[in-house]
Context: one part of a larger RNA
RNA sequence: GAACGAACGUUGGCGGUAUGCUUAACACAUGCAAGUCGUACGUGAACGCUUCCUUCGGGAAGUUAUUAAAGUGGCGCACGGGUGAGUAACACGUGGAUAAUCUACCCGACAAUCAGGGAUAACAUUUCGAAAGGAAUGCUAAUACCUAAUAAGCCUACGCCCUCUUCGGAGGAAGUAGGAAAAGGUGGGGACCUUCGGGCCUACCGUUGUUGGAUGAGUCCGCGGCCCAUUAGCUAGUUGGUAGGGUAAUGGCCUACCAAGGCUACGAUGGGUAGCUGGUCUGAGAGGAUGAUCAGCCACACUGGAACUGAGACACGGUCCAGACUCCUACGGGAGGCAGCAGUGGGGAAUUUUGCGCAAUGGGCGAAAGCCUGACGCAGCAAUACCGCGUGAGUGAUGAAGGCUCUUGGGUCGUAAAGCUCUGUCAGAGGGGAAGAACGACCUUAGGGAAAAUAUUUCUGCCUGAUGACGGUACCAUCAGAGGAAGCACCGGCUAACUCCGUGCCAGCAGCCGCGGUAAUACGGAGGGUGCAAACGUUGUUC
Numbered sequence: 001g002a003a004c005g006a007a008c009g010u011u012g013g014c015g016g017u018a019u020g021c022u023u024a025a026c027a028c029a030u031g032c033a034a035g036u037c038g039u040a041c042g043u044g045a046a047c048g049c050u051u052c053c054u055u056c057g058g059g060a061a062g063u064u065a066u067u068a069a070a071g072u073g074g075c076g077c078a079c080g081g082g083u084g085a086g087u088a089a090c091a092c093g094u095g096g097a098u099a100a101u102c103u104a105c106c107c108g109a110c111a112a113u114c115a116g117g118g119a120u121a122a123c124a125u126u127u128c129g130a131a132a133g134g135a136a137u138g139c140u141a142a143u144a145c146c147u148a149a150u151a152a153g154c155c156u157a158c159g160c161c162c163u164c165u166u167c168g169g170a171g172g173a174a175g176u177a178g179g180a181a182a183a184g185g186u187g188g189g190g191a192c193c194u195u196c197g198g199g200c201c202u203a204c205c206g207u208u209g210u211u212g213g214a215u216g217a218g219u220c221c222g223c224g225g226c227c228c229a230u231u232a233g234c235u236a237g238u239u240g241g242u243a244g245g246g247u248a249a250u251g252g253c254c255u256a257c258c259a260a261g262g263c264u265a266c267g268a269u270g271g272g273u274a275g276c277u278g279g280u281c282u283g284a285g286a287g288g289a290u291g292a293u294c295a296g297c298c299a300c301a302c303u304g305g306a307a308c309u310g311a312g313a314c315a316c317g318g319u320c321c322a323g324a325c326u327c328c329u330a331c332g333g334g335a336g337g338c339a340g341c342a343g344u345g346g347g348g349a350a351u352u353u354u355g356c357g358c359a360a361u362g363g364g365c366g367a368a369a370g371c372c373u374g375a376c377g378c379a380g381c382a383a384u385a386c387c388g389c390g391u392g393a394g395u396g397a398u399g400a401a402g403g404c405u406c407u408u409g410g411g412u413c414g415u416a417a418a419g420c421u422c423u424g425u426c427a428g429a430g431g432g433g434a435a436g437a438a439c440g441a442c443c444u445u446a447g448g449g450a451a452a453a454u455a456u457u458u459c460u461g462c463c464u465g466a467u468g469a470c471g472g473u474a475c476c477a478u479c480a481g482a483g484g485a486a487g488c489a490c491c492g493g494c495u496a497a498c499u500c501c502g503u504g505c506c507a508g509c510a511g512c513c514g515c516g517g518u519a520a521u522a523c524g525g526a527g528g529g530u531g532c533a534a535a536c537g538u539u540g541u542u543c
Stems, first nucleotide, its partner, number of pairs: 001543004006539005013389006019382002021347001026345003030342003035075003040072002043069001048063006082300003092224007101217002106213008115147003123138006154179005161172004184205006192199002226272003233263003238260008275297004279290004302323005325336004353379001355378003361375001362373004392422004402413004426484001428479002431476002442465001445461006487532005492513003498527005508515002
């Protein structure tokens, strides 16, 4: 000198854009943060309103209702969001390998979607319990579950041929035997059948098998990036082999047997510290330091362990077990997990609102309308940082008053003020502005495709109308009027800027040299000056 997620002191007008628990991975009150689908399925209220009856207490029917709601089932909940405790490791970065692998939803291709069955929740009744939560009996549905059929292709075993090969194996063609699938829903319709629901045909959505792609993931390897030798030896599943198990998959990953190996001064083992990277800061560079925000990867979710479901987890707002802590209890037993967004206590020098909205972007579900979304978009707080603007401009000498100084003549603050003439940024007031941010979806309509079809459905285009949290915000014009808006540090040298008074090695200053003991440009005050400016200094840290 530069920088900061800074803090402290003094001061403080406005706007834009960013950023905001670096400490206790400490404990958490309260609310919200993951649902959705009735075009998979069976059920199905109430308030209210209308009518009727009434012993005036009430009762019944219809509507509410293609409803609310719970349940079965599907998809999602493995994304998004948080944190950095652990980890010195194939965790990360980079480059490869997978002939050792998987991949829901999505896209392309091919082949299908057949015949049946038994349950069960919801519900009803009974019953246990303080509650959380159960139990028994009975009824019912499905794209839930189960059995059977079929198999283009797929899998397994056997044997045969061709091509490639890292010689381990991989791919392909024909053959024999065995094995594994499926589910329907919605819209429309001429003939035929019909229980009038439908069958049947057709379109769309779905479902099953195989294959290719895309995306995502698993595993392995080369190289690279901290400190300590005042850590020198470490290792028995240890190192390798055979066989088996396990996995989507290789492998001591696991087990049995056999052998005695494996690592190490090119630093093993041990200890300490630490998430890694793109980047960021600094520097002419080489380097050094760092890893907030943003982006990629990893790890974790009260602590430890475990599996289940699933395409994917050993799962932040799932399950089970153990532990600590907190809460409820009828003492028998139960409930909980903010390192999600706000917020509270605590710790600390120190870090914000228990806000608005799904309008946009993105995500989940759905055929769609739509619903959900503390992701996100916005607003609020904070000079925390960067950037921009303002606090007026011109003129004005009797060089006013006043302050300071003085050799008493003067000098200086100083064109500074007053006065005169103007301007109108920001702030203020009242208007305009439903600005842009909107694309898409739905309706109407035109053309093309599927279809027997003018139903229906799909693709493309046109027209119309609806939707804004921010927000009466940005912006625009008008009004009034210099009015409301400057401080902080320093002035001995380094280092730009000097005098007076007070003090008298005292009080004090100080980054270094040093200053102060009676004329202190170094302490304190004043006048003047210098520097920066909505900031200025100090402290801390890095280069």